[in-house]
RNA sequence: AACACAUCAAGAGAGGUGGAGGGAACAGGGCCCUGCGAAACCCAGCAACCAGCAAAUACGCUACGGUGCUAACUCCCCCAAAGUUUUGACGACUGUCAAAAUCUUUGGAAGAUGACAA
Numbered sequence: 001a002a003c004a005c006a007u008c009a010a011g012a013g014a015g016g017u018g019g020a021g022g023g024a025a026c027a028g029g030g031c032c033c034u035g036c037g038a039a040a041c042c043c044a045g046c047a048a049c050c051a052g053c054a055a056a057u058a059c060g061c062u063a064c065g066g067u068g069c070u071a072a073c074u075c076c077c078c079c080a081a082a083g084u085u086u087u088g089a090c091g092a093c094u095g096u097c098a099a100a101a102u103c104u105u106u107g108g109a110a111g112a113u114g115a116c117a118a
Base pairs, nucleotide, nucleotide: 005114006113007112008111013043015042016041017040021033022032023031028077029076030075044070045069046068049066050065051062052061053060074110078108079107080106081105082104083103084101085100086099087098088097089096090095
C1' cells in the first nucleotide's frame, strides 16, 4: 500500500524570512483567497488520535514527546432516498406527470487525519 476501525463539530498569528501564486486528490468548471503579500520554511498557536496522570465506565486533567491542523461544510460540482422551491404540460382536483435547483436532511461513494499493520 490493501482490508477493516474512529473522526471529519469546534478551535488556532495584524510574527519573521520569502517572493507569486494558492484553495489534498486525473482533467475541467464554479466560487473564492492573495502585493492591505500566495506557496514554502521558521517561530507562535490550536487540538487529547497516540502518549502521560487520575478514575473505573462519569470520558476528566496535561500541549514535554509522536502525528495532525491553523479562510470558506472535506469551499462547491458524484450517486440514492425523502422533503422544499421553481418551471412546463395535462387537467379542473387544490390534483397528476415531467424537468430543474452550487436548496434542505439522511445515507453512500471519494478524499483527509489518526490508530493499527507492514
Model confidence (mean pLDDT): 75 of 100. This is a predicted structure of a 118-nucleotide RNA (SAM riboswitch aptamer (S box leader)). Of the family's consensus pairs, 97% are formed in the model.